[in-house]
RNA sequence: UACAGAAAAAGGCCACUGUCUCGAAAGUUACAGCUCGCAAAGCCACCAUUCUAAGGGGACUUAGUUCCUAAGAAAGUGGGGUUACCUGA
Numbered sequence: 001u002a003c004a005g006a007a008a009a010a011g012g013c014c015a016c017u018g019u020c021u022c023g024a025a026a027g028u029u030a031c032a033g034c035u036c037g038c039a040a041a042g043c044c045a046c047c048a049u050u051c052u053a054a055g056g057g058g059a060c061u062u063a064g065u066u067c068c069u070a071a072g073a074a075a076g077u078g079g080g081g082u083u084a085c086c087u088g089a
Base pairs, nucleotide, nucleotide: 001089003088004087005086012038013037016033017032018031019030022027036076042082043081044080046079047078048077049074050073051072055069056068057067058066059065060064
C1' cells in the first nucleotide's frame, strides 16, 4: 500500500427478542437475553435506493377518507469518501 485472506492469535460489531429513551411516524438511545451474520457490519447522508408523512398541497362521499411531497430515517441496501488490528504478498 487496503492487493489477498480470517487459516492462526488478540479482539470487535450486533441481526432478532424484552424493557427503557427520544420521535407524529419510519426509526432511535441504553441495558439485558440470545447467536442471524459481518474482514471494514468502524465513521460520514455526497449520489442512488428503500421506509415514514408531522408540516404543506390536491381530491372526495367533508370535523372524515384518500393521494402527492423530505428538509425526517436506514451506513447490517448499494455506490462513493475517509480511518484501521493481524497474517501473507
A computed fold for an 89-nucleotide RNA from a Gammaproteobacteria bacterium, annotated as c-di-GMP-I riboswitch aptamer. The model forms 95% of the base pairs in the Rfam consensus. Model confidence (mean pLDDT): 84 of 100. NCBI's taxonomy places the organism under Bacteria, Pseudomonadati, Pseudomonadota, Gammaproteobacteria.